[in-house]
Description: This is a predicted structure of a 351-nucleotide part of an RNA (small-subunit ribosomal RNA, central domain) from an uncultured bacterium.
Context: one part of a larger RNA
RNA sequence: CUGGGCGUAAAGGGCUCGUAGGUGGCCAUCUAAGUCAGACGUGAAAUCCCUCGGCUUAACCGGGGAACUGCGUCUGAUACUGGAUGGCUUGAGUGUGGGAGAGGGAUGCGGAAUUCCAGGUGUAGCGGUGAAAUGCGUAGAUAUCUGGAGGAACACCGGUGGCGAAGGCGGCAUCCUGGACCACGACUGACGCUGAGUGAGCGAAAGCCAGGGGAGCAAACGGGAUUAGAUACCCCGGUAGUCCUGGCCCUAAACGAUGAAUGCUUGGUGUGACGGGUAUCGAUCCCUGUCGUGCCGAAGCUAACGCAUUAAGCAUUCCGCCUGGGGAGUACGGUCGCAAGGCUGAAACUC
Numbered sequence: 001c002u003g004g005g006c007g008u009a010a011a012g013g014g015c016u017c018g019u020a021g022g023u024g025g026c027c028a029u030c031u032a033a034g035u036c037a038g039a040c041g042u043g044a045a046a047u048c049c050c051u052c053g054g055c056u057u058a059a060c061c062g063g064g065g066a067a068c069u070g071c072g073u074c075u076g077a078u079a080c081u082g083g084a085u086g087g088c089u090u091g092a093g094u095g096u097g098g099g100a101g102a103g104g105g106a107u108g109c110g111g112a113a114u115u116c117c118a119g120g121u122g123u124a125g126c127g128g129u130g131a132a133a134u135g136c137g138u139a140g141a142u143a144u145c146u147g148g149a150g151g152a153a154c155a156c157c158g159g160u161g162g163c164g165a166a167g168g169c170g171g172c173a174u175c176c177u178g179g180a181c182c183a184c185g186a187c188u189g190a191c192g193c194u195g196a197g198u199g200a201g202c203g204a205a206a207g208c209c210a211g212g213g214g215a216g217c218a219a220a221c222g223g224g225a226u227u228a229g230a231u232a233c234c235c236c237g238g239u240a241g242u243c244c245u246g247g248c249c250c251u252a253a254a255c256g257a258u259g260a261a262u263g264c265u266u267g268g269u270g271u272g273a274c275g276g277g278u279a280u281c282g283a284u285c286c287c288u289g290u291c292g293u294g295c296c297g298a299a300g301c302u303a304a305c306g307c308a309u310u311a312a313g314c315a316u317u318c319c320g321c322c323u324g325g326g327g328a329g330u331a332c333g334g335u336c337g338c339a340a341g342g343c344u345g346a347a348a349c350u351c
Base pairs, nucleotide, nucleotide: 004322005321006320007305008304012319014202015201016200017199021194022193023192025088026087027086028085029084030083031082033081034080035077036076037075038074039073040072041071042070049065050064051063052062053061054060091191092188093187094186095184096183097182098181103177104176105175106174107173108172109171110154115149116148117147118146119145120144121143125136126135162169163168207248208247209246210245211244212243216242217241221237222236223235224234259318260317261316262315263314264313267296268295269294270293271292272291273290274289275288276287277286279284300307301306324351325350326349333344334343335342336341
């Protein structure tokens, strides 16, 4: 390479849009590039294969045949692929009408709690632990009441509930804004799918730069304990940070450890959204369609575990990735970054 694979053994890119490329629904006509058939030409000799012969045999050598699976030209075939033209509506999109949602951005508002400040009441403790101590407190703490300041987070509702491509999103109101779903089947007429290099964008937390902010929490750090020691676990403090604005960083057990898309394949039972039917005065129940989200399980698959219409089943298209362990996600080079470092990514050697 031909292959075989990627939930857990090595292996799905963190996610999205999208360029090239690859690939692509139904019908008709034309074309004949791919494809198929035939003829002709060519495919040097030697070699390989078959056969006959020459050296006593063989190797070796000679004659003949076959073959040289290829290429070219011409003629023909038209199912499939391609190309051209015309058409179709089921894929895709648009329109109209609906309801659902922590989807995103901005602004404003609210209550509970912690802390702090001021004042009132009040007096000797409070706090903390396995037990203590450090700590706070007669300069009046803790407790309790009133008022005020400020920051952060939004109890209950809350739910294998919802939304989002992923990261993620949760008090209330207003404004701006994205997507999905259902019904109708009016419009366009294949406009689709995937997506390399990267092209771009998004991307938890931590971290970085500048300016703000700082209640609580809390790396580092200090102290008290524990202990043989205790650079920890426990306790008292506490700075970066956590928060906001702008700009970087670009990683993760970025997980469903399961790439995207389409079609097909017994069922049962919950739940969310929208619709139809039936019963009903109605709430609502029952039957049913579509989309989402769970559980249990048939066939089938799987090394097993398990998966099972949300497939890890049966198929097709496109992309990414794997090829024994260590060395090593290291070195070197390149590139990106303010840095931290990221991306790309070996070998010697060794088992």
Model confidence (mean pLDDT): 86 of 100.